[in-house]
Molecule: transfer RNA
Organism: Flavihumibacter petaseus NBRC 106054
RNA sequence: GGACAGGUAACUCAGUUGGUAGAGUGCCAGACUGAAAAUCUGGUGGUCACUGGUUCGAAUCCGGUCUUGUCCG
Numbered sequence: 001g002g003a004c005a006g007g008u009a010a011c012u013c014a015g016u017u018g019g020u021a022g023a024g025u026g027c028c029a030g031a032c033u034g035a036a037a038a039u040c041u042g043g044u045g046g047u048c049a050c051u052g053g054u055u056c057g058a059a060u061c062c063g064g065u066c067u068u069g070u071c072c073g
Stems, first nucleotide, its partner, number of pairs: 001072007010025004019056001026044006049065005
C1' cells in the first nucleotide's frame, strides 16, 4: 500500500428483504434466610464509532473519515 471482517447498554453479543433497539451478565430494590449464597419478582441502563447523503422514515442503503483484527505484498 491492497483485500476482507468488525465497531450496538458497564461487559459479552443479537437485531441484514429500511418502520418508534433487545437478551444474558452486571448494578439497585423487594421476596426468601438467623445472616449470606443460590433462586424468584420488579427496576436501571445506548446521541447504534464519527460525518455527510438517499428516503415520509436509516443500527440497517450509499460516500468519506477514525479505529480493531486477519490475510496478501